Transfer RNA from a Lachnospiraceae bacterium, 73 nucleotides, folded computationally.
It matches the Rfam family "tRNA". Rfam's curators write: Transfer RNA (tRNA) molecules are approximately 80 nucleotides in length.
């Protein structure tokens, strides 16, 4: 400089273009306990852009940007 790939909650991950984005450990709140912990319930949180396209419908498909990784030179 070009080529490949990845970006989804505090973390880690799923989701053939289709019903309310799911699960997992963290984090709160109950309940249980003399207290803890575990245990059972439940609760909030998330598609890297205030981008653009296709599409009846985008997290998924294109195409630009920002960020990361790993060859090439």
């Nucleotide at each position: 400089g070009g080529c490949u790939c990845c970006c989804u909650a505090g973390u880690c991950u799923a989701a053939a273009g289709g019903u309310u984005a799911g699960g997992a450990c963290a984090u709160c709140g109950g309940c249980c306990u003399u207290u803890c912990a575990a245990g059972c319930c439940g609760a909030a949180a998330a598609u890297g852009c205030u981008g653009g396209g296709u599409u009846c419908a985008a997290g998924u498909c294109c195409c630009g940007c920002g960020g990361g990784a790993g060859g090439c030179a």